[in-house]
Molecule: transfer RNA
Organism: Candidatus Mailhella excrementigallinarum
RNA sequence: GGGCCCUUAGCUCAGUUGGCAGAGCCUCCGGCUCAUAACCGGCAGGUCGCAGGUUCGACCCCUGCAGGGCCCA
Numbered sequence: 001g002g003g004c005c006c007u008u009a010g011c012u013c014a015g016u017u018g019g020c021a022g023a024g025c026c027u028c029c030g031g032c033u034c035a036u037a038a039c040c041g042g043c044a045g046g047u048c049g050c051a052g053g054u055u056c057g058a059c060c061c062c063u064g065c066a067g068g069g070c071c072c073a
Stems, first nucleotide, its partner, number of pairs: 001072007010025004019056001028042004049065005
């Protein structure tokens, strides 16, 4: 220098042909218990890496940039 993949909640990750952003875990609250753990219930938590473009409408399509990983030279 070239090619490919990843980036979504505190963490691990889903997500649809373009049409209201989700799960599990953690934290917190409550139940159960003499008590703790386990178990059960609930709340909260997001500029979907950043900036543009297309579109009535973008996590999703296009372009550029940033960070990470792999391969080639």